Predicted 3D model of a 1478-nucleotide RNA (small-subunit ribosomal RNA) from a metagenome. The coordinates come from a structure-prediction model, not an experiment, and the mean pLDDT is 85. It matches the Rfam family "Bacterial small subunit ribosomal RNA". Its family is annotated with ribosome and structural constituent of ribosome in the Gene Ontology. The RNAcentral record of the sequence draws on SILVA.

């Protein structure tokens, strides 16, 4: 950093996706250690149990329980607060911290700057005091009540508890006169003085009260920033502000009465939803985007809910009271409780630990101190949760072992890997040794200070004793010993890393695309690789690649995106000059941004995670000083922007009103007379009741030819006959004049075509709907005859279109050429011509753009506003809201799904698109097939089998150039099992190889008896060791099984069609183009010209074969012109001619003439056997049909192996209701039938052709010459040709069936063979739709031969004989070539693709309802509690008063409480409404 995936391919666009970092994770597999961190994200679910806050006896009365001491008593034991210390009380501090946990909360709650009206125990500094009195009350004893919590009385006692007086430096209050309020004492020590003592009294230390200040702390107030939803747009009555009063530690509607009616809000008020905030974490280059554990501030909560009260401080996690829920006790009457402290259960959950251990540090609460309390802390346990570091050994070791796995069988590869040596010893095991963390306080001296004082006490100094949970830990030493330690995950591409095996779209895998349907690198397993590594996948989440929300840093003509147009307030932006001020903006400087965090620099643990000093940084706020250039403000001023006057000019601009003239219909009236109208064709229609057609007059609607254009106007829809009248804008030229008045524009407003809608006209034409005729499989269409809303006008609504230039509106700048339309200026004047403004079009420089294409009228280069977009459907669909009468319109999701959809441009291939050409493709002819009758293949049925195989052309006389057995693969029996057929190796082997013979049997084959040549080496001639054949075992043989969709090989077909592709070079961002296209031309991409192509290959032609001439050479088997001879080229002779079969020449558009572009080439004509490729073959380019073929050979993999192989007998391939192809015979007279009579080529013959004779109606058959062939044979070629009959009928056509007898071949002719005689004589008179073949020696039509073959040909493959007919031409059919055009097509129109319908399911909407949650608004009652009234009751000391002579005692007040009432109010209850979820 980027990569995969839409196409056949490309480029863009656009989504998906994945490579990377992360985490409090969980699962799954695996698991040796250490060390540093984390560890209930879910039910703010309910808790058993223990422990988390207590201290002080130096505040006090005392002594329950323990130690000691006294005292008495012989003992047991008693009494003794005397001391050590102390339970529970009474009192002081603490308990508001420390610890949890995110429910609440969108706000003053964080954060970040500031602010004035405030409070503060302990704590520091200072000042000033500390005096004198009094009553009570727990406790503790005594009596009562409860099960228990506790409760209640009476009696007695204490303080640093509590209450008064006295004082008053500050404080507070004031009317400035004056008033008002305080305290508490304890320890220790002590020379003098007094005192019986106690003590006083002095003194130090600790407290106390007044007060002033501070440091910290804490309360409140403001600025700024802080999630989404507008399908939440208005919201608010203490609401906003004042006044008086209340309240509070302080401002303040914090309360209240009364007065005004304000306040917030599109710069999002209210409302739903969600969520603790931060410092920071994580990813990111950043910018940003997610998140808020774990540490560190802040806030909020403490079982829900509400309330205070003590206090410096709480409305208080381990306090109080109420009120619900829940959960325990209980004697049933009552009473406890609150782990979101540590631990730890129980449930939720994928899922989070021990009921450890210490107060040794550090901190905190009480203490004078000792210390005592502390689940805070600091250790330890648990879990690979997560980072960091260590090891599982290191060297040598080649017979590259043995085993695995693959193999092309050679080997390869695990793999130096192992074994085998040799060294080491981290960690582990055991054994010894042993830290730091500790100092303080405390004791000893001294020193200072305080003091009358050398007591105490405070400080400091020095020496010193004693304290470690962790832990016998870290760390060190030493000992034995390779010894105790290795997985996971992946291997088709992204993505490093491949074979085998198993399974066959099954079973699985999958993160995207996509693998599995018999050769899977994609599934499972194995070997083997590859990444990580004590972990490794895999899931889920962020945050990144995603420039895919684009601030940096996107876009909107066709890909998703410009509102349909215009005015236009708010908003945003805004010409030139000059001046001022400084809000922004730069700059300096101060404060502050907390610490850790993250970055540099160091340091300490062996390193690293980690801890740690210092530095940077915190990109920020906020206050203060400066500049003035630019933005804004403000004031002058200017004229270019933009306006406004005069002057001209063009026009379908708009609105109203008069009017004309052509059509078309209808009406009346004449003329006329049978058909009009209508279509591809018709038909319904209309007409003898007089239509159409024609004349003349009338009626009434709508629309406005020519002119008319690439034209005008208009903001856009849109605007067309002609004149009036009202009226908007535009545009030129010049001159004045205003002085930035502009531009855009969210909400708003006006316009806005068709079409519908409402009310009322009108209605001639047309004309949904709807009749009726065609048309057609059906035709609710197209086509035709008719017609009703509409179409017109008015007035009122709808508000949408491909409302398109698919392109918003302004400004400015940036080559040209040509045409139009309206002005204006120059030349020149009879048409013209040059410049300019404004418009409208056309081509086209730079740009620019995926590209098409745009190009001064931009989609170029900018600016400045405003709309719109973010992946396909779902869907412009639903819900909601607004608008409309109503259609609807507008705003506008979501669940699901899918790995695309989409633009341009490219190459095919398609088109009932276009130009051109060709081809027996049609069109002209000739003959045929389709209708019979056998033949023969195939289908189909049938059967034990009816063996596979070939299915449009391109499969069906095809594989098969021969199925009675064999062939023969099927079937039914029967029979072998190293086999019918190769190779090897073990044993046995001489019975061998041919051979004849007997039994069963269908055969094969099973049993049995014989006869028998024949041997390599040694030999002692007895034999030994081997060996064919056979036996028996073993490896393997065999398969016409499967898979032509694993294959080679051969073959078909497009098609003897003219294509097909390449190299340099050129274009294009690229598929790709160009050359191969474009004018001629040609049978041809066949040549010739052209031209960003030049050249080249496969094909095309030529070169081969054979046919046509002529030449030479040769001359037998072949021929025969001349000489003989013969029945006969029969023999002599010859080798001229025929013909043989070898070489050669011949034709090359070469000559001539015309036509073409001075070409290519057509077109005529000469010559010449042959003329324009003479004529026929052979020969088939790149590829297409997964085209045929495993049954022709070969061959992968796969299946069988007493069978799917082999061997035999018999069957069947030959079956028949029937369908279709292919040929034969025919229907007759161009013809049958019977005699005579001619004429070929080609080719085959020894297991062969067979000549002649004989013999038989014949087939044939019996004897046999000759031929391995130009020599004999087959072999009389038929058609023709003469002559004769038949006479047009089922016929002297036709031959099918059948019946006799019968030949031939073979082992055998039923199943199931040809042939031949005799009889028999069926269908069939030329064949519907349709549909083949042939352009010449060709069709037609006659016959020969020849492969196979024992036989068997109507079929194949060849050869000869006779031998015609038309081709105007290319519109149409098929097929095929080349250019072009359209395409949503690429498996390529047999393509793609659309709706309905049924049936399951999914997910959404509506709905009858139904069950919650939330909140609003009225009422109903109303606990604890503040606050207020109120208080006939109780109240000890203190105060006032009043009786009493006086104290005592009483009695009242004050000032307190119980009670009781009032406001408010929780939770509850009724009742209506909102919004939401199931």
């Nucleotide at each position: 950093a980027g990569a995969g995936u839409u196409u056949g391919a490309u480029c863009c666009u656009g989504g998906c996706u994945c490579a990377g970092a992360u985490u409090g994770a969980a699962c799954g597999c695996u698991g040796g250690c250490g060390g540093c961190a984390u560890g209930c994200c879910u039910u703010a679910c309910a808790c058993a149990u223990g422990c988390a806050a207590g201290u002080c006896g130096a505040a006090c009365g005392g002594c329950a329980g323990c130690a000691c001491g006294g005292g008495a008593g012989c003992a047991a034991u008693c009494c003794u607060g005397g001391u050590g210390g102390c339970g529970a009380g009474u009192g002081g501090c603490g308990a508001a911290c420390g610890g949890g946990u995110g429910a609440g909360u969108a706000a003053c709650a964080u954060a970040u700057c500031g602010g004035a009206a405030c409070g503060u125990g302990c704590c520091c500094a200072g000042u000033g005091a500390u005096g004198c009195g009094g009553g009570a009350u727990a406790g503790c004893c005594c009596g009562g009540c409860g099960a228990a919590a506790g409760c209640c009385g009476g009696a007695u006692u204490a303080a640093u508890a509590c209450c008064g007086c006295a004082u008053a430096c500050g404080a507070c209050c004031u009317a400035c006169g004056g008033g008002u309020g305080a305290a508490a004492g304890c320890a220790g020590g002590g020379g003098a003085u007094c005192g019986c003592a106690a003590g006083a009294c002095c003194u130090u230390g600790c407290g106390u009260c007044a007060u002033u200040g501070g440091a910290g702390c804490g309360g409140c107030c403001g600025a700024u920033a802080u999630c989404a939803g507008a399908u939440u747009a208005g919201c608010u009555u203490g609401u906003u502000g004042g006044u008086g009063g209340g309240g509070u530690a302080a401002a303040a509607g914090c309360c209240u009465a009364c007065c005004a009616a304000g306040g917030c809000g599109a710069c999002g008020a209210u409302c739903u939803g969600u969520a603790g905030c931060u410092g920071g974490u994580c990813u990111g280059a950043g910018a940003g985007g997610a998140c808020g554990a774990c540490c560190a501030g802040c806030c909020a909560c403490a079982c829900u809910g509400g309330g205070a009260c003590u206090g410096a401080g709480a409305c208080a996690c381990g306090g109080c009271c109420c009120a619900g829920a829940c959960u325990c006790c209980u004697a049933c009457g009552g009473g406890a409780g609150g782990c979101a402290g540590c631990a730890g259960u129980g449930g939720g959950g994928a899922a989070u630990u021990u009921u450890g251990g210490a107060c040794a540090a550090u901190g905190g609460g009480c203490g004078c101190a000792a210390g005592c309390c502390u689940g805070a802390u600091c250790c330890a346990g648990c879990c690979a949760u997560g980072c960091c570091g260590c090891g599982u050994g290191c060297g040598g070791g080649a017979a590259g072992a043995a085993g695995g796995c693959c193999u092309u069988c050679g080997g390869g590869u695990u793999g130096u890997a192992a074994a085998c040596c040799g060294c080491u010893u981290u960690u582990g095991u055991c054994a010894g040794g042993g830290a730091a963390g500790a100092a303080a306080c405390g004791g000893u001296u001294c020193g200072a200070g305080c003091u009358a004082a050398u007591a105490u006490c405070u400080c400091g100094a020095a020496c010193u004793a004693a304290u470690g949970a962790c832990g016998g830990u870290a760390c060190c030493u030493g000992a034995a010993g390779a010894a105790u330690a290795a997985g996971c995950a992946c291997c088709g591409g992204c993505u490093a890393a491949c074979u085998a095996c198993g399974u066959g779209c099954c079973a699985g895998c999958a993160g995207c695309c996509g693998c599995g349907g018999u050769a899977a690198u994609a599934c499972g397993u194995a070997g083997g690789g590859u990444g990580c590594a004590a972990g490794c996948g895999u899931u889920a989440a962020u945050c990144g690649g995603a420039a895919u929300u684009a601030c940096u840093g996107g876009g909107c003509g066709u890909a998703a995106a410009g509102c349909g147009u215009g005015c236009g307030c708010a908003g945003g932006c805004g010409g030139u000059c000059a001046u001022g001020c400084a809000a922004g903006a730069c700059a300096g400087a101060u404060g502050u941004g907390a610490a850790a965090u993250c970055c540099c620099c160091g340091g300490g643990c062996u390193c690293a995670a980690c801890c740690u000093g210092g530095g940077a940084a915190c990109u920020g706020c906020a206050u203060u000083u400066g500049u003035g250039a630019c933005u804004g403000c403000a004031u002058g001023a200017c004229u270019u922007g933009a306006g406004u006057a005069c002057g001209g000019u063009a026009g379908a601009g708009g609105g109203g009103g008069a009017u004309g003239g052509a059509a078309u219909u209808c009406c009346g009236c004449g003329u006329g007379u049978a058909g009009c109208a209508g279509u591809g064709a018709a038909a319904u229609g209309c007409g003898u009741a007089g239509a159409u057609a024609u004349g003349c007059g009338g009626a009434g609607g709508a629309a406005c030819a020519c002119c008319g254009a690439u034209g005008g106007c208009g903001a856009a829809g849109g605007c067309a006959a002609u004149c009036c009248c009202c009226u908007g804008g535009a545009c030129c030229u010049g001159u004045a004049c205003u002085g930035a008045c502009g531009c855009u524009c969210a909400u708003g407003c006006a316009c806005g075509a068709a079409a519908g809608c409402g009310u009322g006209g009108g209605g001639a034409g047309c004309a949904a709907a709807c009749a009726g005729g065609a048309u057609u499989a059906g035709a609710u269409a197209c086509c035709c005859u008719g017609g009703u809303a509409g179409u017109c006008c008015a007035c009122g609504c709808c508000c949408u279109a491909a409302a398109c230039g698919a392109u918003g509106u302004c400004a400015a700048c940036u080559g040209g050429u040509u045409g139009u339309u309206g002005g204006g200026a120059g030349g020149g004047u009879u048409u013209c011509u040059u410049c300019u403004c404004a418009g409208u079009a056309a081509c086209g420089a730079a740009g620019c753009u995926a590209a098409c294409g745009c190009g001064u009228g931009a989609a170029g280069u900018u600016g400045a506003c405003c709309g719109c977009c973010u992946g396909g459907g779902g869907a412009g669909u639903a819900c909601g809201g607004c608008c409309g009468c109503a259609a609807g319109g507008u705003u506008g999701a979501a669940a699901c799904u899918c790995a695309a959809a989409g633009g341009a441009a490219u190459u095919g291939a398609c088109g009932g698109g276009g130009a051109c050409c060709c081809g027996c493709a049609c069109a002209a002819g000739c003959g045929g097939u389709g209708g019979a009758u056998g033949a023969u293949g195939u289908g189909g049925u049938u059967u034990a089998a009816u063996u596979c195989g070939a299915u449009g052309c391109a499969a069906c006389g095809c594989g098969a150039a021969a199925a009675a057995c064999c062939u023969u693969a099927c079937c039914u029996g029967g029979g072998c099992u190293u086999g019918a057929c190769a190779u090897g190796c073990u044993g046995g082997g001489a019975u061998u190889a041919g051979u004849u013979c007997c039994a069963g049997g269908a055969a094969a084959c099973u049993g049995g008896a014989g006869c028998g040549a024949u041997u390599a080496c040694c030999u002692u001639c007895g034999g030994g060791c081997g060996u064919a054949a056979c036996c028996a075992g073993c490896a393997c043989a065999g398969g016409u099984g499967c898979u032509g969709c694993a294959u080679g090989g051969c073959u078909g077909u497009c098609g003897u069609c003219a294509g097909c592709u390449c190299g340099u070079g050129u274009c294009g961002u690229g598929a790709g183009a160009u050359g191969u296209u474009g004018g001629g031309u040609u049978a041809a991409g066949u040549c010739c010209c052209g031209c960003a192509a030049c050249g080249a290959g496969c094909g095309c032609a030529a070169c081969c074969c054979u046919u046509a001439c002529c030449a030479u050479u040769a001359g037998u088997u072949g021929c025969c012109a001349u000489c003989a001879u013969u029945c006969a080229g029969u023999u002599g002779g010859g080798c001229a001619c025929u013909c043989u079969a070898a070489u050669g020449g011949a034709a090359c558009u070469g000559c001539c003439g015309g036509u073409g572009u001075c070409a290519a080439a057509c077109c005529g004509g000469a010559g010449g056997a042959a003329g324009g490729u003479g004529a026929g073959g052979a020969u088939g380019a790149c590829g297409u049909c997964a085209a045929g073929u495993c049954c022709u050979c070969a061959u992968g993999g796969c299946c069988u192996u007493u069978a799917u192989g082999c061997c035999c007998a018999g069957g069947g391939c030959u079956a028949c209701a029937c369908a279709c192809g292919u040929a034969c015979u025919a229907c007759a007279a161009u013809g049958g039938u019977c005699g005579g009579g001619a004429c070929a080529g080609a080719g085959g013959g020894c297991a062969g052709c067979a000549a002649g004779c004989u013999c038989g109606c014949g087939a044939g058959a019996g004897c046999a010459a000759g031929c391995a062939a130009a020599c004999c044979c087959c072999u009389u070629a038929a058609a023709c040709c003469c002559g004769a009959u038949c006479c047009c009928a089922g016929u002297u056509c036709g031959g099918a069936u059948u019946g006799g007898a019968g030949u031939c071949u073979g082992c055998a002719a039923c199943u199931c063979g040809a042939c031949a005689c005799c009889a028999u004589g069926a269908a069939g008179u030329c064949g519907g739709a349709a549909u083949c073949g042939c352009u010449a020696g060709u069709a037609a039509u006659c016959g020969c031969g020849g492969a196979u073959c024992a036989g068997c040909a109507g079929g194949c493959c060849g050869c000869g004989g006779u031998g015609a007919a038309u081709a105007c031409g290319u519109u149409c059919u098929c097929g095929g070539g080349c250019c072009u055009u359209g395409u949503a097509c690429a498996c390529a129109c047999c393509g793609c693709c659309c709706g309905u319908c049924a049936c399951a399911c999914c997910a959404u909407g509506a709905g009858a309802g139904u069950c919650g949650a939330u909140u609003g608004c009225a009422c109903c009652a109303g606990a604890a509690g503040u606050c207020g009234u109120u208080g006939a009751g109780c109240u000890a000391a203190u105060c006032c008063c009043c009786u009493u002579u006086a104290a005592a005692a009483g009695g009242g007040a004050a000032a307190g409480c119980a009670g009781a009432c009032g406001c408010c109010u929780a939770a509850g209850g009724u009742g209506u409404g909102g919004u939401u979820g199931g």